[in-house]
RNA sequence: GCCCUGGUAGCUCAGCGGUAGAGCACACGGCUGUUAACCGUGGAGUCGCUGGUUCGAAUCCAGCUCAGGGCG
Numbered sequence: 001g002c003c004c005u006g007g008u009a010g011c012u013c014a015g016c017g018g019u020a021g022a023g024c025a026c027a028c029g030g031c032u033g034u035u036a037a038c039c040g041u042g043g044a045g046u047c048g049c050u051g052g053u054u055c056g057a058a059u060c061c062a063g064c065u066c067a068g069g070g071c072g
Base pairs, nucleotide, nucleotide: 001071002070003069004068005067006066007065010024011023012022013021018055026042027041028040029039030038048064049063050062051061052060
């Protein structure tokens, strides 16, 4: 220098053009003599950044950036 994969909640990930989700974690409540476990409820996201396409973009396109891998 070129190519590939990835960046979405605190963490691990899903979502492949039409209202952003799950598990774990966390907070509150229930249960229990207490804790744990279990059950219920809840908060939490400029979807890596900038632009473009579109009525509409996490999703498609371009550039940039960060992480990992390959080639030279």